A computed fold for a 549-nucleotide part of an RNA from a metagenome, annotated as small-subunit ribosomal RNA, 5' domain. Model confidence (mean pLDDT): 85 of 100. RNAcentral holds the full RNA, with entries from SILVA.
Context: one part of a larger RNA
RNA sequence: GAACGAACGCUGGCAGCGUGGAUGAGGCAUGCAAGUCGAACGCAAAUCGGGAUGCCCGCAAGGGUAGACCGAGGAGAGUGGCGAAAGGGUGAGUAACAAGUGGGCAAUCUACCUCUAAGUUGGGGAUAACCCGCCGAAAGGUGGGCUAAUACCGAAUGUGAUGGUUCUGCGCAUGCAGGAUUGAUUGAAGAUGGGGACCCUUCGGGGCCUGUCGCCUGGAGAGGAGCCCGCUUCCUAUCAGCUUGUUGGUGAGGUAACGGCUCACCAAGGCUUACGGGUAGCUGGUCUGAGAGGAUGGUCAGCCACACUGGGACUGAGACACUGCCCAGACUCCUACGGGAGGCUGCAGUCGAGGAUCAUUCGCAAUGCGCGAAAGCGUGACGAUGCGACGCUGCGUGGAGGAUGAAGGCCUUCGGGUCGUAAACUCCUGUCGUCUGGGAACAAUAGCAAGGCGGUUAACAGCCGCUUUGUUUGAUAGUACUAGAAGAGGAAGCCACGGCUAACUCUGUGCCAGCAGCCGCGGUAAUACAGAGGUGGCAAGCGUUGUUC
Numbered sequence: 001g002a003a004c005g006a007a008c009g010c011u012g013g014c015a016g017c018g019u020g021g022a023u024g025a026g027g028c029a030u031g032c033a034a035g036u037c038g039a040a041c042g043c044a045a046a047u048c049g050g051g052a053u054g055c056c057c058g059c060a061a062g063g064g065u066a067g068a069c070c071g072a073g074g075a076g077a078g079u080g081g082c083g084a085a086a087g088g089g090u091g092a093g094u095a096a097c098a099a100g101u102g103g104g105c106a107a108u109c110u111a112c113c114u115c116u117a118a119g120u121u122g123g124g125g126a127u128a129a130c131c132c133g134c135c136g137a138a139a140g141g142u143g144g145g146c147u148a149a150u151a152c153c154g155a156a157u158g159u160g161a162u163g164g165u166u167c168u169g170c171g172c173a174u175g176c177a178g179g180a181u182u183g184a185u186u187g188a189a190g191a192u193g194g195g196g197a198c199c200c201u202u203c204g205g206g207g208c209c210u211g212u213c214g215c216c217u218g219g220a221g222a223g224g225a226g227c228c229c230g231c232u233u234c235c236u237a238u239c240a241g242c243u244u245g246u247u248g249g250u251g252a253g254g255u256a257a258c259g260g261c262u263c264a265c266c267a268a269g270g271c272u273u274a275c276g277g278g279u280a281g282c283u284g285g286u287c288u289g290a291g292a293g294g295a296u297g298g299u300c301a302g303c304c305a306c307a308c309u310g311g312g313a314c315u316g317a318g319a320c321a322c323u324g325c326c327c328a329g330a331c332u333c334c335u336a337c338g339g340g341a342g343g344c345u346g347c348a349g350u351c352g353a354g355g356a357u358c359a360u361u362c363g364c365a366a367u368g369c370g371c372g373a374a375a376g377c378g379u380g381a382c383g384a385u386g387c388g389a390c391g392c393u394g395c396g397u398g399g400a401g402g403a404u405g406a407a408g409g410c411c412u413u414c415g416g417g418u419c420g421u422a423a424a425c426u427c428c429u430g431u432c433g434u435c436u437g438g439g440a441a442c443a444a445u446a447g448c449a450a451g452g453c454g455g456u457u458a459a460c461a462g463c464c465g466c467u468u469u470g471u472u473u474g475a476u477a478g479u480a481c482u483a484g485a486a487g488a489g490g491a492a493g494c495c496a497c498g499g500c501u502a503a504c505u506c507u508g509u510g511c512c513a514g515c516a517g518c519c520g521c522g523g524u525a526a527u528a529c530a531g532a533g534g535u536g537g538c539a540a541g542c543g544u545u546g547u548u549c
Base pairs, nucleotide, nucleotide: 001549002548003547004546006545007544008543009542010541013395014394015393016392017391018390019388020387026351027350028349030348031347032346035082036081037080040079041078043076047072048071049070050069053066054065055064056063057062089306090305091304098233099232100231101230102229103228104227105226108225109224110223113221114220115219116218117217119215120214121155123153124152130145131144132143133142134141135140160186161185162184163182164181165180166179167178168177169176170175190213191212192211193210194209195208198207199206200205234278235277236276241271242270243269246268247267248266249265250264251263252262253261281303282302283301284300285296286295287294288293308329309328310327311326312325331342332341333340334339359385361384362383363382367381368379369378370377371376398428399427400426401425408419409418410417411416432490434485435484436483437482438481447471448470449469450468451467452466453465454464455463456462493538494537495536496535497534498519499518500517504533505532506531507530508529514521515520
């Protein structure tokens, strides 16, 4: 000099863009942060319509009220599907195939998505919800009865796939690719629109034809994941030897898959900055520097690891799973003392510790994600607003004229000098702020309605694709922006002035009080302490401290 996720002191007008728990991976009240689908399924509340019949009022017409039952409706819980492995947080652990980079898998898996091939037949038995009991303070549990499915279970079908046998080609040992063959193994589920003829019908509908979404079995792809290898990645020898599933082999088991991954047997090997100790998430990057290098890894992005502590598996395409399950532990809470409940390293917020780090805000309008055919629903992701000079950038705090060089302060050799065109005063301007009006973009290639064209089809239904017109949707926000109005009015401080280092005098103090980055100042004339005037520097900041180069 530059830099910072900074802190402290004094001061503080506005705007834009960023940024903000670095310490205790300490404990947490409260609210929210993962749901969705009725076009998979059986129930079904409120409410609405109809209504046999009963009762009340009335002479009657009629009115009121209750209401079995029927229809609509679809809150709600339940079965089922998909999602919940994403998104979000943190850096404790980890010196490691963890990361970076370059290869390999003839040793692998892959839900949703895209393309493609062949199918989607016919049956069965349950169970939740619900009803009736029982146990329990609760959490919850249990017995009996009824019922549905794209839930569950047999059977059929095999385009195929897998296994066996065999042939050909290729190769890098095990093999790989293609073909043939086989009393071998292996599969499915429906839902919802439209329809001329024909068939059945309990008149509700169904068959049949057709569209869409699904389901099953293959193949290919995309994206994702797993595994292996080369190289690189901090300090320490005041750590010199380490290792028994250890190193290798055979066989078996296990895995999606190779492998001591595990096991039995055999051999006795394997490693050498090993082993041990300390520290640390890694990288793209960031800071600094002319560079080489050094330091660093906050925000953003990629990867990894973790989710109260330790262990474990289940489900699933995917987890050994932050807001799933089980066990143990510590802690907190409830309890009828028998027993239960919980996990903010999600967003806010709270206590604690600390020099120190924000709102218990608004919205799903946009972008994205999950579910759904869609409408849509959900989303503390995200979009916004708020707070903090924490940082960077921009703007303003006025401009021109104005000498009696006013008053006043300070200095003085008492003549004067200086603050100083500074002020007053005159004439202007109107940024920002204030007030009054107007007033956005982000919103459409989405959705819905109507029309047109093309495709599908037996079809001028319907559906799909393209297209035209119309219509609807904004948290921020009456914000940005803009027009006008008044009026210099509302807006300057901080540090320094002995040398380094730009800037000097007076008064006070008297080795005291104090200053100080280094040299050093202060013991009666202190440009070095304190105050004042003046001056220099930077400026909504200025200094100090800490850390890095």